[in-house]
Order: sequence, then C1' cells, then structure tokens
RNA sequence: GCGGGCGUAGCUUAGUGGUAAAGCCUCUGGUUUCCACCCAGAAGACACGGGUUCGAUUCCCGUCGCCCGCU
Repeated sequence: GCGGGCGUAGCUUAGUGGUAAAGCCUCUGGUUUCCACCCAGAAGACACGGGUUCGAUUCCCGUCGCCCGCU
C1' cells in the first nucleotide's frame, strides 16, 4: 500500500427498518445481630460525520480505532 471482519452500558453478549434486551458489576430498600446469599427496585450504551427513508443500531458512503490476511 491492497483486501476482509468487527465497533451497542464499566465488562460479556442479543437485537436483519418501527419504544434498544439480558447476565455480571454499581447504587437504594427489604431480610440478617453484622457480612455474605436471597428478594424488590433504580442508574447506566448504539465509535464519529453525512446520505436514503415517514422512520436507521440495522441499508449506503466516508473518517477513526481494533483484529486477520496479502505484498
């Protein structure tokens, strides 16, 4: 330099055009003499920019980052 894949919560993953889901973590309450376990609840995310569309995490283009391959 060329080609391909990936980018969603602090972490690990779902979600193939119509209100973004869950597990772990964190916080609050309950339970307990206390802690842990357990139960209930809460907070927290679509890498960035543009395009298509009534509507984009999803489709298209570009940028950035990571990984793999070729030279």

Overview: Predicted 3D model of a 71-nucleotide RNA (transfer RNA) from a soil metagenome. The sequence is in RNAcentral, with records from MGnify. Model confidence (mean pLDDT): 83 of 100. It matches the Rfam family "tRNA". Rfam's curators write: Transfer RNA (tRNA) molecules are approximately 80 nucleotides in length.